Predicted 3D model of a 477-nucleotide part of an RNA (small-subunit ribosomal RNA, 3' major domain) from Deinococcus murrayi DSM 11303. Rfam family: Bacterial small subunit ribosomal RNA. The sequence was found in a public genome assembly. The coordinates come from a structure-prediction model, not an experiment, and the mean pLDDT is 86.
Context: one part of a larger RNA
RNA sequence: UGACGGGGGCCCGCACAAGCGGUGGAGCAUGUGGUUUAAUUCGAAGCAACGCGAAGAACCUUACCAGGUCUUGACAUCCCAUGAACCUUGCAGAGAUGUGAGGGUGCCCUUCGGGGAACAUGGAGACAGGUGCUGCAUGGCUGUCGUCAGCUCGUGUCGUGAGAUGUUGGGUUAAGUCCCGCAACGAGCGCAACCCUUGCCUUGUGUUGCCAGCAGCUCGGCUGGGCACUCACGAGGGACUGCCUGUGAAAGCAGGAGGAAGGCGGGGAUGACGUCUAGUCAGCAUGGUCCUUACGACCUGGGCGACACACGUGCUACAAUGGAUGGUACAACGCGCAGCCAAGUCGCGAGACUGAGCGAAUCGCUGAAAGCCAUCCCCAGUUCAGAUCGGAGUCUGCAACUCGACUCCGUGAAGUUGGAAUCGCUAGUAAUCGCGGGUCAGCAUACCGCGGUGAAUACGUUCCCGGGCCUUGUACA
Numbered sequence: 001u002g003a004c005g006g007g008g009g010c011c012c013g014c015a016c017a018a019g020c021g022g023u024g025g026a027g028c029a030u031g032u033g034g035u036u037u038a039a040u041u042c043g044a045a046g047c048a049a050c051g052c053g054a055a056g057a058a059c060c061u062u063a064c065c066a067g068g069u070c071u072u073g074a075c076a077u078c079c080c081a082u083g084a085a086c087c088u089u090g091c092a093g094a095g096a097u098g099u100g101a102g103g104g105u106g107c108c109c110u111u112c113g114g115g116g117a118a119c120a121u122g123g124a125g126a127c128a129g130g131u132g133c134u135g136c137a138u139g140g141c142u143g144u145c146g147u148c149a150g151c152u153c154g155u156g157u158c159g160u161g162a163g164a165u166g167u168u169g170g171g172u173u174a175a176g177u178c179c180c181g182c183a184a185c186g187a188g189c190g191c192a193a194c195c196c197u198u199g200c201c202u203u204g205u206g207u208u209g210c211c212a213g214c215a216g217c218u219c220g221g222c223u224g225g226g227c228a229c230u231c232a233c234g235a236g237g238g239a240c241u242g243c244c245u246g247u248g249a250a251a252g253c254a255g256g257a258g259g260a261a262g263g264c265g266g267g268g269a270u271g272a273c274g275u276c277u278a279g280u281c282a283g284c285a286u287g288g289u290c291c292u293u294a295c296g297a298c299c300u301g302g303g304c305g306a307c308a309c310a311c312g313u314g315c316u317a318c319a320a321u322g323g324a325u326g327g328u329a330c331a332a333c334g335c336g337c338a339g340c341c342a343a344g345u346c347g348c349g350a351g352a353c354u355g356a357g358c359g360a361a362u363c364g365c366u367g368a369a370a371g372c373c374a375u376c377c378c379c380a381g382u383u384c385a386g387a388u389c390g391g392a393g394u395c396u397g398c399a400a401c402u403c404g405a406c407u408c409c410g411u412g413a414a415g416u417u418g419g420a421a422u423c424g425c426u427a428g429u430a431a432u433c434g435c436g437g438g439u440c441a442g443c444a445u446a447c448c449g450c451g452g453u454g455a456a457u458a459c460g461u462u463c464c465c466g467g468g469c470c471u472u473g474u475a476c477a
Stems, first nucleotide, its partner, number of pairs: 001477002003474003007471007015461002019425005026316008034307002042053002064302007073127001077126002079123005086103007107116003129291002132289003138285002140280003143276001145274001150189006156165003169180003195268004200237007209227001214224003240262001243256005318418001322377007334365003339358002344353003384415001389410007431453007
C1' cells in the first nucleotide's frame, strides 16, 4: 500500500421487509449428471454450466459407431500427357464406385504444323488434409463483479524509503454530481451530455386517412372531390430548478404555478483501470506438437432421440374469478415471388382442388385472444384435467421403422395448490391474454419482439446477500 475480520461509522441495490405470482409435489417438453451402448460426437461446471454453443439432429447437418471403399486425395498451387466443356443412356452395386455405348465441338492467336485460356481425365512429386492435443503458448471475441463510481497521470509539496498528498474533511447528488474548505494546482479514462426510441405542439409533403363539408351510390371511402382530422415520412419547437415560496454560506432540497411532460420524464444503445491463470484451438485466425494407404477423404445404415434413477429450466393442469356452446367488439410489431395466398367448391377436420390479387401504407398472412351478451354444467376425479394407448387420415420431403408435425374417432392416467427450501417483480411493472418474426422443405411449450386487460405493496434499514467511502486490528501478500 492492499486484502481480510462472526471490528466500527456513513450510504446504496427487489438485498431484506411489505405485497403479488411462481418453482420444489403431478403429467409432459427440454437441457444436464449418471447408467447403458458398437456409438449414445464435442464443449459449457457455484453465482457467471444445465430451453447454454444449437436462430430449428429423419438423410444432409455430423464432428460419433458398424460395414463397404479411396490414397497427390473431397479442397489449393505448380509440371507432363490426352481430351474442350458438356449432354443422353446401358449393366453391376446398398451406395460410394466400377465398366460400356452414343452425341458434341465452342473462345483467343495462327506461318494451318500448332500454340494459349478455361474445364475434365490420367501420371510423378513438391504438397494437400485433420472438428487430433494444448484457451496454462496466443490473437480476436465474450461472460462476470457492474451502469457499480470508481481508476489514474503531470507538476509541486511531505517522507531516508515503500509511498502519501491531490481522491481526505463539512454538505449534497443517481454519480469522484456539484458546492465550501484544504499543500496542493491542473489533467486523463469513467459519470453526465451529445445518439436512437417513446410522450406534446408547430410546419412541409399527401394514390393511407376523412360524409369532417358537398354530390353520386350496386351502400363498401365505393366513385367524384378535398388534405381539415387520423396517420406516415422529414424539419423544427419544447424542460433549463427557467419562475414563485420556504430553507441553506453555497451546491442543493421541500412545496407551488404554468405545462403534454417536470427536477435524470419513460425505455434503449453505451460497460473505466482491472479481477476471475474465467470461457472459447469446435465460429474464425494462430505458435508448438502429433497423424500421413490415416487421427485424412467418400458412401450406406445406425447413433447424437437409449433409461432403474438424480438435478436445472419450462409448458399444461388440479377447476365455478371456471369448463362448454352460440352470438358479438377492439390491436401492435412484423413477413411474403421456388413466396404470401383472397374468393369459390369438396372434406367433420388436418387439408385438397381451382384460382384472383400482390415484389405490397394498395394484395395476402389476418375472423387476435382474454373481453362483452346469452344458455348449459352444480362441486363430482366431474361436461375439471389431458398423459398414455388403439384405429383411420393429412402435409412436407428421394425417404417419416428407428425418429416429424398436424387432424378425426375411441381411450381416458397422474393430478384436489405441493415438505425442507427457493425464484421473479416497484407501474403500464407483476400477473394474465393472444399475435408476429428469425431458424426452417417439414418441425417451437424455446428464443427475439409486439400489442390487449391490468393490480397489490414499500412502516422502515435491526437482520440475510452484494457493493461504495472513511476508519481500526492483523502472526496474510